[in-house]
RNA sequence: UCGCGGGAGAGACUGGCUGGGAUGCUCUCCCAGUUCGGCGCCGAAGGAGCAACCGCCCCGGAAACUCUCAGGCAAACGGACCGCGA
Numbered sequence: 001u002c003g004c005g006g007g008a009g010a011g012a013c014u015g016g017c018u019g020g021g022a023u024g025c026u027c028u029c030c031c032a033g034u035u036c037g038g039c040g041c042c043g044a045a046g047g048a049g050c051a052a053c054c055g056c057c058c059c060g061g062a063a064a065c066u067c068u069c070a071g072g073c074a075a076a077c078g079g080a081c082c083g084c085g086a
Base pairs, nucleotide, nucleotide: 001086002085003084004083005082006081011039013038014037015036016034017033018032019031020030021029022028040073041072042071046069047067048066049065053061054060055059
């Protein structure tokens, strides 16, 4: 590095718009979609910061800590890390 398996956290919130359905008679409700917004939140892709620690040692490498730019907050996908095999 590749293959297989395991793999967490946090609103499937809310407004608009679109489509469908129910009721109804112009009102209301439900479901789905939407890189259109609002607020809230998570950290284990990546990124950044401090620095424990480590090394070929005065120079380097550096986290599961910290920040949330990115990413994520039903399921799916993804996923640090762990186990087995090559």
The RNA shown here (Glycine riboswitch aptamer) has 86 nucleotides and comes from uncultured Erythrobacter sp. The organism belongs to Erythrobacter, within Bacteria.